[in-house]
């Protein structure tokens, strides 16, 4: 330099163009003599940045940044 994959909650990942979710973690509670395990509940989001299309964009288009892989 060329090609491809990816960026969403603290972490790992979902999400037919139509209310952004799950598990784990944190926090609160139950239970226990107590702790861990276990059970219940809550909180947590500028969907990498900027633009465009659309009634409506995490999703489609353009551009930029970053990460990973392959080729040279």
């Nucleotide at each position: 330099g060329g090609c491809g994959a990816g960026a969403u909650a603290g972490c790992u990942c979902a999400a037919u163009g139509g209310u952004a979710g799950a598990g784990c973690a944190u926090c609160g509670g139950a239970a226990u003599c107590a702790u861990a395990a276990u059970c219940c509940g809550c909180u947590g989001g500028u969907u990498g940045a900027g633009g465009g299309u659309u009634c409506g964009a995490g999703u489609c288009c353009c551009c930029c940044u970053c990460u990973c892989g392959c080729c040279a």